Predicted 3D model of a 508-nucleotide part of an RNA (small-subunit ribosomal RNA, central domain) from Platorchestia sp. MABIK.
RNAcentral holds the full RNA, with entries from SILVA.
Rfam family: Eukaryotic small subunit ribosomal RNA. For this family Rfam cites "Crystal structure of the ribosome at 5.5 A resolution" (Yusupov et al., Science, 2001). Its Rfam clan is "SSU clan".
Model confidence (mean pLDDT): 80 of 100.
Context: one part of a larger RNA
RNA sequence: UUGCAGUUAAAAAGCUCGUAGUUGAAACUCUGGCAGUUGGGCCGCACGCUCAUAUGAGCGGGCGACUCGCUGUCAUCCGUCUGUGAGUGAGUGACCUGUCUUCACCGGCAGUCCUCGCGAAUUGGCAUUUUACCUUGAGAAAAACAGAGUGUUCCAGGCAGGCUUCGCCGGAAUGCAUUAGCAUGGAAUAAUAGAAUAUGACUGAUAUUCAAAUAUUGGUUGCGAGAUCAGUAAUGAUUAAUAGGAACAGUCGGGGGCAUUGGUACUUGACAGUUAGAGGUGAAAUUCGUGGAUUUGUCAAAGACUAACAGAUGCGAAAGCGUUUGCCAAGGAUGUUUUCAUUAAUCAAGAACGAAAGUUAGGGGAUCAAAGACGAUCAGAUACCGUCCUAGUCUUAACUAUAAACGAUACCGACUCGGAUUCAGGCGAAUUAAGGGUUCGCUUGGGACCGUAGGAGAAAUCAAAGUCUUUGGGUUCUGGGGGGAGUAUGGUCGCAAGGCUGAAACUU
Numbered sequence: 001u002u003g004c005a006g007u008u009a010a011a012a013a014g015c016u017c018g019u020a021g022u023u024g025a026a027a028c029u030c031u032g033g034c035a036g037u038u039g040g041g042c043c044g045c046a047c048g049c050u051c052a053u054a055u056g057a058g059c060g061g062g063c064g065a066c067u068c069g070c071u072g073u074c075a076u077c078c079g080u081c082u083g084u085g086a087g088u089g090a091g092u093g094a095c096c097u098g099u100c101u102u103c104a105c106c107g108g109c110a111g112u113c114c115u116c117g118c119g120a121a122u123u124g125g126c127a128u129u130u131u132a133c134c135u136u137g138a139g140a141a142a143a144a145c146a147g148a149g150u151g152u153u154c155c156a157g158g159c160a161g162g163c164u165u166c167g168c169c170g171g172a173a174u175g176c177a178u179u180a181g182c183a184u185g186g187a188a189u190a191a192u193a194g195a196a197u198a199u200g201a202c203u204g205a206u207a208u209u210c211a212a213a214u215a216u217u218g219g220u221u222g223c224g225a226g227a228u229c230a231g232u233a234a235u236g237a238u239u240a241a242u243a244g245g246a247a248c249a250g251u252c253g254g255g256g257g258c259a260u261u262g263g264u265a266c267u268u269g270a271c272a273g274u275u276a277g278a279g280g281u282g283a284a285a286u287u288c289g290u291g292g293a294u295u296u297g298u299c300a301a302a303g304a305c306u307a308a309c310a311g312a313u314g315c316g317a318a319a320g321c322g323u324u325u326g327c328c329a330a331g332g333a334u335g336u337u338u339u340c341a342u343u344a345a346u347c348a349a350g351a352a353c354g355a356a357a358g359u360u361a362g363g364g365g366a367u368c369a370a371a372g373a374c375g376a377u378c379a380g381a382u383a384c385c386g387u388c389c390u391a392g393u394c395u396u397a398a399c400u401a402u403a404a405a406c407g408a409u410a411c412c413g414a415c416u417c418g419g420a421u422u423c424a425g426g427c428g429a430a431u432u433a434a435g436g437g438u439u440c441g442c443u444u445g446g447g448a449c450c451g452u453a454g455g456a457g458a459a460a461u462c463a464a465a466g467u468c469u470u471u472g473g474g475u476u477c478u479g480g481g482g483g484g485a486g487u488a489u490g491g492u493c494g495c496a497a498g499g500c501u502g503a504a505a506c507u508u
Base pairs, nucleotide, nucleotide: 004479005478006477007460008459012476014353016351017350021346022345023344025239026238031075032074033073034072035071036070037069039068040067041066043064044063045062047060048059049058050057051056079126080125081124083122084121087118088117089116090115091114093113094112096111097110098109099108100107130191131190132189133186134185136183137182145175146174149159150158161169162168163167201232202231203230204229205228206227209225210224243343244340245339246338248335249334252331256328257327258326259325262306263305267301268300269299270298271297272296273295277288278287314321315320358399359398360397361396362395363394368392372388373387374386375385410475411474412473414467415466417451418450419449421447422446423445424444425443426442427441428440429439430438431437455462456461481508482507483506490501491500492499493498
C1' cells in the first nucleotide's frame, strides 16, 4: 500500500494565489487477398454400429457451410559494409570417379571440383532515440519453509541407511527464494526524441576548404566533415477536447477605489410660548426643575447612520457589500462557423487579503458604552434593572491575524430521479403598424426550495453526505479514548496583548 475516518462522535487550514512535488484529452501500422491443413469449436445433411424405457441416447467415420488457430505466398515490414556461408538453382565447364547402357569416353543417372546466381544463419567494423513495464534464463550461503526417499520401535527429529556382509549397493533429491544488477524476447500501456528562419533526408556534380590514420616527408586515388550548385519525393506543421487561455459584442451586479450628494433621527445650542413637575421602574430611588426642567414652535451646529423598498433576491476568493451622481480600473455569465494549441488540475516552501476586539501616532468626539461611581433588588450582588460616565465606537497612517472566520460539509472532473420557482444572458412564438414592454416556450450559467429513494448513513438526515468489503478518477490538508493541554519548554513572528509550531510525567 492492498484497506480507515473527517456535517453532528477526534478530524477540511478563514480565503485566494503559487514553486518544487503528484497527476494529466484524443489520434499515429491496423490488417487484407490467395493456397494448404492428420488442428479445435459449432451447425446442417445422409449413413453404419451398440444399448433399449424404440418419437430416444451413445459412439464412429463421410460431405458441406461458418468461425478460431497454424503453415506457405503476395501486398506490408526488414540498417549498411566486410568476411564465412548450411542449403538451393543453372552451366555445350573439368571429364576426376562410380553405376547402368552402348560397337564406341556414345548416352543417362549419381558424386567430386570449378564458374555464375539466390540465400537462412553468422564473425568483425560503422551507424543506431532513450527508458519504465511484462516474459524467459543465468546467478543468487546454509539452516528455516514446502516436499521426495528412509520402520529413529511410533513420533518430535536425523540424513541416514540397506544387503546375497573377505565386501558390495545406494542416498544426502526437488521447489520457493519478491528489491537491485546482468542477459533474452515482446512492443500493448506510460513517458521521451525527431523536419518549421529547414543549417532536414537521399542522389549526382563542382573545388585555391578542413581534419585524421598507415614510422617520416612529397605525390595520386579513395574515406570522413564543411561549402556551393542541380535534382529526387505525395517533400516536411495531427485534431480543434460538452479541457484551458486570449480577442470581440451587448449586458449584469447593494463587487472595489476616489470624489460628490440626499434623508430623517439622536444630542447640544440660540430665540420664542406655556407652566410644576419631569425622568425612570415590577415598584422605587439616585438625577433634573420658578436661576423655568419636561413639553411645544422656528432655526443652527456637529458627528454617526443609511429606515420602509429589503426578498430563503444579487455581487464578491473569503472577510464582506445597501442614499444620488460622476470618474477610474477590474470581474462573472451569455453570444460567437474568431484565435492559440495542451498552454491543464491540485498544491510543501513562499505571498496577498482577512469581522470584531486590541496596540501606536494624528484627527474627530453626536450616539451608545467595557472599566469606574451611584440608586435599587437580594441572605449576599463586585450582576441582571435604572442614572452618570472614561477608553472605545467614526476616520487617516501603521501593526495585529484570530471567530460558532459555519453549509460546523476541501478543490477539479464524470455519472445517477422527478417537479415547480427565481436571477443574468441568448433564441423562438403570441400581442403591437413597428420598437420597447408583457406573456408563453426552449436553452446556458448562478441562488435556493419541494417531493421521492431499487442509493447512502449510527441515526438525524443527504441528488449528495449516492456511484464503498462488488473497496483504486486526480490532488492537498487533518484525526486516532477522556483529562493533563492548546499547558510547559524550545524555535519563530509581534511594540504589546498575543499568534504559529507544540510535548511529557501523571491520572482515568